[in-house]
RNA sequence: CGGGGAGUGGCGUAGUUGGCAACGCACGUGCUUUGGGAGCACGAGAUCGUGGGUUCGAGUCCCACCUCCCCGACCA
Repeated sequence: CGGGGAGUGGCGUAGUUGGCAACGCACGUGCUUUGGGAGCACGAGAUCGUGGGUUCGAGUCCCACCUCCCCGACCA
């Protein structure tokens, strides 16, 4: 430099013709227990890497950029 892939709550992931985001763990509260652990119920938490574009509407489509990973080329 070229090609490909990834970026979504604290962590790991899903998101099916584009229709305002889900699951598990973790966290908080309550109940059960003498307490811990565990179980049950409820709840908080994500401007979806950044900036634009298309669209009535974008996590999803398009463009540029940033970060990480893989492959290749070049130089040494």